A computed fold for a 74-nucleotide RNA from a Cytophagales bacterium, annotated as transfer RNA. NCBI's taxonomy places the organism under Bacteria, Pseudomonadati, Bacteroidota, Cytophagia, Cytophagales. Its mean pLDDT, the model's own confidence on a scale to 100, is 80. It matches the Rfam family "tRNA". Rfam describes the family as follows. Transfer RNA (tRNA) molecules are approximately 80 nucleotides in length. Rfam links the family to the GO term triplet codon-amino acid adaptor activity.

RNA sequence: GCCUCCAUAGCUCAGUUGGCCAGAGCAGCUGAUUUGUAAUCAGCGGGUCGGCGGUUCGAAUCCGUCUGGAGGCU
Numbered sequence: 001g002c003c004u005c006c007a008u009a010g011c012u013c014a015g016u017u018g019g020c021c022a023g024a025g026c027a028g029c030u031g032a033u034u035u036g037u038a039a040u041c042a043g044c045g046g047g048u049c050g051g052c053g054g055u056u057c058g059a060a061u062c063c064g065u066c067u068g069g070a071g072g073c074u
Base pairs, nucleotide, nucleotide: 001073002072003071004070005069006068007067010026011025012024013023019057028044029043030042031041032040050066051065052064053063054062
């Protein structure tokens, strides 16, 4: 220098033929249960989907570019 892949909640990830409210588990908070803790059960909060731009009536999703990370080739 070139090529491929990845970036979504505090963490691990799902969501992919563009539209269905952006979801799950763990963690956190509240309550119930318990003499108390843990466990269990119920509920709650937490995101503008890495940044910018484009396409479209509509983008986490498609296109371009940049940033960061992983791998490969020379």